[in-house]
Context: one part of a larger RNA
RNA sequence: ACCUACGAGUUGCCGUCCGCAGCGAGGUUAAGCGCAACGAUGCGCGCAGCCGAAGCGAAAGCGAGUCUGAAGAGGGCGAAUAGUUGCUGGCGGCAGACGCGAAACCAAGUGAUCUACCCAUGGCCAGGUUGAAGUCCCGGUAACGCGGGAUGGAGGACCGAACCGAUAAGCGUUGAAAAGCUUCCGGAUGAGCUGUGGGUAGGAGUGAAAGGCCAAUCAAACUUGGAGAUAGCUCGUACUCCCCGAAAAGCAUUUAGGUGCUGCCUGGGGUGUUUCGCUCAGGAGGUAGAGCGACCGGUUGGAUGCGAGGGCUUCACCGCCUAUCAAGUCCUGUCGAACUCCGAAUGCCUGCGCGUGAAGCCCUGGAGAAAGGGGGCGGGUGCUAACGUCCGUUCCCGAGAGGAGAAGAAUCCAGACCACCGUCUAAGGUCCCGAAGUCACAGCUGAGUUAGGCUAACGAAGUCUCUUUCCGAUGACAGCUAGGAUGUUGGCUUGGAAGCAGCCAUUCAUUCAAAGAGUGCGUAACAGCUCACUAGUCGAGGAAUCAGGCAUGGAUAAUAAUCGGGUAUAAGCUGUGCACCGAAGCCGUGGGAGCCGUUAUGGCUCGGUAGGGGAGCAUUCCAGUCGCCUUGAAGGCGUGUUGCGAGACAUGCUGGAGCGUCUGGAAACGCAGAUGUAGGU
Numbered sequence: 001a002c003c004u005a006c007g008a009g010u011u012g013c014c015g016u017c018c019g020c021a022g023c024g025a026g027g028u029u030a031a032g033c034g035c036a037a038c039g040a041u042g043c044g045c046g047c048a049g050c051c052g053a054a055g056c057g058a059a060a061g062c063g064a065g066u067c068u069g070a071a072g073a074g075g076g077c078g079a080a081u082a083g084u085u086g087c088u089g090g091c092g093g094c095a096g097a098c099g100c101g102a103a104a105c106c107a108a109g110u111g112a113u114c115u116a117c118c119c120a121u122g123g124c125c126a127g128g129u130u131g132a133a134g135u136c137c138c139g140g141u142a143a144c145g146c147g148g149g150a151u152g153g154a155g156g157a158c159c160g161a162a163c164c165g166a167u168a169a170g171c172g173u174u175g176a177a178a179a180g181c182u183u184c185c186g187g188a189u190g191a192g193c194u195g196u197g198g199g200u201a202g203g204a205g206u207g208a209a210a211g212g213c214c215a216a217u218c219a220a221a222c223u224u225g226g227a228g229a230u231a232g233c234u235c236g237u238a239c240u241c242c243c244c245g246a247a248a249a250g251c252a253u254u255u256a257g258g259u260g261c262u263g264c265c266u267g268g269g270g271u272g273u274u275u276c277g278c279u280c281a282g283g284a285g286g287u288a289g290a291g292c293g294a295c296c297g298g299u300u301g302g303a304u305g306c307g308a309g310g311g312c313u314u315c316a317c318c319g320c321c322u323a324u325c326a327a328g329u330c331c332u333g334u335c336g337a338a339c340u341c342c343g344a345a346u347g348c349c350u351g352c353g354c355g356u357g358a359a360g361c362c363c364u365g366g367a368g369a370a371a372g373g374g375g376g377c378g379g380g381u382g383c384u385a386a387c388g389u390c391c392g393u394u395c396c397c398g399a400g401a402g403g404a405g406a407a408g409a410a411u412c413c414a415g416a417c418c419a420c421c422g423u424c425u426a427a428g429g430u431c432c433c434g435a436a437g438u439c440a441c442a443g444c445u446g447a448g449u450u451a452g453g454c455u456a457a458c459g460a461a462g463u464c465u466c467u468u469u470c471c472g473a474u475g476a477c478a479g480c481u482a483g484g485a486u487g488u489u490g491g492c493u494u495g496g497a498a499g500c501a502g503c504c505a506u507u508c509a510u511u512c513a514a515a516g517a518g519u520g521c522g523u524a525a526c527a528g529c530u531c532a533c534u535a536g537u538c539g540a541g542g543a544a545u546c547a548g549g550c551a552u553g554g555a556u557a558a559u560a561a562u563c564g565g566g567u568a569u570a571a572g573c574u575g576u577g578c579a580c581c582g583a584a585g586c587c588g589u590g591g592g593a594g595c596c597g598u599u600a601u602g603g604c605u606c607g608g609u610a611g612g613g614g615a616g617c618a619u620u621c622c623a624g625u626c627g628c629c630u631u632g633a634a635g636g637c638g639u640g641u642u643g644c645g646a647g648a649c650a651u652g653c654u655g656g657a658g659c660g661u662c663u664g665g666a667a668a669c670g671c672a673g674a675u676g677u678a679g680g681u
Stems, first nucleotide, its partner, number of pairs: 001681006011095007019087005026051003032045005055062002065077004098236002101233001105226006116200009125190001127159003130155001134151006163187003168183004202218001205213002239616006249262005264368001265366007274359001276355003280351004289342001290340002296336003301331004307325002309322004372397010402413003417591004422587001424585001428581003431566003437578001439577006450568001458553002462550004468544004479537005485510003490504003516531001520529002592606005617670001619667006626660003635654008
């Protein structure tokens, strides 16, 4: 993992609602007793009690009223009749209360044959080394202290087996072993190791102290009991078909993954258009926008300058100045969710009318949900970041299948009762993979741009279209040839400054076809080259500018690479047009079910999680009834028929003794899941 068996809303009492039944202003007995029966039990008695038939008030009390109150007011609660007993079912309460699951708590006991410490009594420690005190001898001293030698044999002394331990590494890790093996290592006369007997016990012991140890268990042992502890938590919760169908919100909560009330779903009853949509009419409002010489507040530059700062002056007053600040006013420019002189569209409210017949509302039984998520639009927050977060509004996913998007909950199209090798379409597509145009016309692109992710500032005689202006056969534009001069090296400055470091300006004048007191390069300064400008040559367009289309550089990421692929110069892009393909959409044909119903050859409806409601199938047993069976029951393995389905029936083989129909009743009544339990494979 699979197979088989077992495996989870039950039972009692109380309450509540629907249904069914009895009786009904009443309903009903409990214990007990009697009779019958072998008995479960049945029939009768039993009227105590309970519920209802009258309420109101704290009460006295009054009473279809009563209380409050001064009240014949007003108001509160009542009256203007339906209950009650039993049974089935739904739900609630008390009980273990759908099943399994803690860690824990408490009580009574059992444990010190493991281990910790203690008591009593025994045992063990090869061999080697060192050489304390003391003593003796010699030397020395006034005498001691002292020096040397010998002797001696101390020590939580030294080395190292047994023994006890466990430093490092390797192996072992479903082991040989629920702690071992190998090598290295520590202690080894001591606070040593060890045998035997005994003692201390669970909030207790023992502890050279690690929360260690107390029988492979220890921040409170083990066994049994309280006990089915509790579990707002996790998991699981078993046959079929039909109808409807949510929520992830508001308020509150020692509340936030729980719960209560409300909203949203469903069953029953009632009401009868109250619902919804549209036209029109009438309303409230301060958003979008806009505006601010209409307020409040912000804000650019300029003018003016109340006042202040600073400096000067003065004995003081007066006064003068300003590279400072600055009220107010004027000119100019500009902004605001918490500004408004203004001010929509939508939405909202009310009403008449019309349309629809889908809905709404009230009472009552049962819920679930109360973690939501994505997209569009309007906003807050954040970085106008996030598959971010928080609101509003709407759609979708959730609980929605089908087609498109290569693939892909929520993007686009479209809401699946069933069948059909029928039709037409939507989004999206029509060269091949791939169903359908290698369709038509016009233009653009040359970058494989692109189709086939998005992409900026900025750069560029890419190319197409368009705007405006200027030049041009009296010769433009480009090229080529020639000129490009003089006063003058303008003045100033400077070491120098001569067109060309810098400053100044009446940048002037002359000769000219034309030529700047000079466009750039250049020199230390000159020189030199060049340009503007002019002529000649040439012979037809040229120069600039505004706007737009497509393209180009900018352009960088991790698999060799790829647009879904092949590939494509259209099969790319823009525009127009006609065809076709394309879905569970629409239509057609046939069939089923639900609701309505004016009963017709009718109409509408049938995606669905949580959840509500309805109708059924199957299993076991009981009562009654009718049957089957050794000429073969149940069960098993096949085949066929039948029902939307759970299932049912027939038949062959097997099997070898019981089984079924119908009508009711009662349940230990249906398994794929619970790291489910047991057995097997």

Overview
Predicted 3D model of a 681-nucleotide part of an RNA (large-subunit ribosomal RNA, domain II) from a Bacteroidales bacterium. Rfam family: Bacterial large subunit ribosomal RNA. The full RNA is in RNAcentral, with records from ENA.